[in-house]
RNA sequence: UUCAGUGGCCAGCGCAAGUACUUGUCCGGCACCCCGUCAGGCCCGGGAGGGAGCAGCGGACCGGGUAAAGGCUGUGCGCUGGCCACUGA
Numbered sequence: 001u002u003c004a005g006u007g008g009c010c011a012g013c014g015c016a017a018g019u020a021c022u023u024g025u026c027c028g029g030c031a032c033c034c035c036g037u038c039a040g041g042c043c044c045g046g047g048a049g050g051g052a053g054c055a056g057c058g059g060a061c062c063g064g065g066u067a068a069a070g071g072c073u074g075u076g077c078g079c080u081g082g083c084c085a086c087u088g089a
Base pairs, nucleotide, nucleotide: 002089003088004087005086006085007084008083009082010081011080012079013078014077015076016075017073018072019071021070022069023068024066025065026064027063028062029061034059035058036057037056042051043050044049
């Protein structure tokens, strides 16, 4: 110096695991307030028609679940590369 092996560290990739951070999805809550849609009723109008809008429903919001996608990781295994140490030829 080269090759091979072993170990350590680092990086990348793959598979897995974990994590409700984001999205999705499911369940529940919601007296009042907010947004949408507003049956009935109400108001305006001679009429056509128009307006505000309770309940309900949906959203938003709140609580919980779900590891599907993304994100993250003092996690495991594998592959590849780099560095270091040791051993052998």